[in-house]
Context: one part of a larger RNA
């Protein structure tokens, strides 16, 4: 490198937007760069390889031809692909009308509950466990009862449910936004797909600064177990969790399955709409599921949500360890990320 593959074997970038490239629908029409044909010219000589031939054979060597896949010129082809030029509506995309939803972000309301102050009532134990202590209580706790204050989080409904590009998104309601669906086919007229680099989102943990701080609860400290207990259990309890600004920039970030697009056999739920038929329900688009035909696959299983069948692009893989290290560079406040080897060794 030629090839081969990337759900579980080594591999799909975490997601999107997009630059550059790469690829690109249908009709005609010009050109003739790609592309194909002839001519010519160059492609040194050895060597390769085809023949003959001299050395007793070979090795060697000598002569003839082939060939030197290339390149330049010219002459013609015009299907594909290219430049131009002109059309066209089905890819895109727009307008219109409707329903959809925990889609985003910002106010404001609400109950339960958990903690706590404070009264009121009542008395001796609560509280934990596998027993149990530690802790809490006569300074009157636990249980009840009203008053009140704080902060998280939102029971039931709930669901292989919806939504969102991922991350992620759930009381209840107002404001601004965003989206993808149908349907109408009235408008643009190939505006397209992908996406190296860049840019921007991006769970929890975590930092910084300033608030908040109920219940939770790493660190810690006690109190068990146990040989021993830097744990699993139990009582506390700081960070932290929550808010507002700016970082970080990973994740089993998983459907472990990258984006388009077109094609391929039926059954059966659910979600948004949109339709037929007036009676016993139908077609159809978009999403979600569940089984399965062909078919695919090492096999588990996949199977119109393909991992089938074929085009495009783009990321990635090439034994195990050493190692996601080292060293350099970029980036950060650090914490650490991104990139990313070798020696050795099986």
């Nucleotide at each position: 490198u030629u090839g081969g593959g990337u759900u579980u074997a080594a591999a799909g970038g975490g997601u999107g937007c997009g630059u550059a490239g790469g690829c690109g629908g249908c009709c005609c029409g010009u050109u003739a760069a790609g592309u194909c044909c002839g001519g010519g010219g160059u492609g040194a000589a050895a060597g390769c390889c085809c023949g003959c031939u001299g050395c007793u054979c070979a090795a060697c060597a000598g002569c003839g031809g082939a060939a030197c896949u290339g390149c330049c010129c010219u002459g013609g082809a015009u299907a594909c692909u290219g430049a131009c030029g002109g059309g066209c509506u089905u890819g895109a995309g727009u307008a219109c009308a409707g329903a959809c939803g925990a889609g985003g972000u910002u106010g404001g309301c609400g109950g339960a509950a958990u903690g706590g102050a404070c009264u009121g009532a009542g008395u001796a134990g609560c509280g934990g466990u596998g027993a149990a202590a530690u802790g809490c209580a006569u300074a009157g706790a636990u249980a009840c009862a009203g008053u009140c204050c704080a902060g998280a989080a939102c029971c039931c409904c709930g669901a292989u449910u919806g939504c969102g590009a991922a991350g992620g998104c759930a009381g209840c309601u107002g404001a601004c936004u965003a989206g993808g669906c149908u349907g109408u086919u009235a408008c643009u007229g190939a505006c397209g797909c992908u996406g190296a680099g860049g840019c921007a989102c991006g769970a929890a943990a975590g930092c910084g600064u300033g608030g908040g701080g109920a219940g939770c609860g790493a660190a810690c400290a006690g109190g068990a177990u146990u040989a021993g207990a830097u744990a699993c259990c139990c009582u506390g309890g700081u960070a932290g969790u929550c808010c507002a600004c700016g970082c970080c920039g990973u994740a089993a970030a998983c459907g472990a399955u990258g984006g388009a697009u077109a094609c391929u056999c039926g059954c059966u739920g659910c979600g948004a709409g949109c339709u037929a038929a007036a009676g016993a329900u139908u077609g159809u688009u978009c999403g979600u599921g569940g089984c399965u035909u062909a078919g695919g696959g090492a096999a588990a299983c996949c199977g119109a949500u393909a991992a089938g069948u074929a085009u495009c692009c783009c990321a990635c893989c090439u034994g195990g360890g050493g190692a996601g290290u080292a060293c350099g560079c970029c980036g950060g406040c650090a914490a650490c990320g991104g990139u990313g080897a070798a020696a050795c060794u099986c």
The part of an RNA shown here (small-subunit ribosomal RNA, central domain) has 346 nucleotides and comes from an uncultured bacterium. The full RNA is in RNAcentral, with records from Greengenes.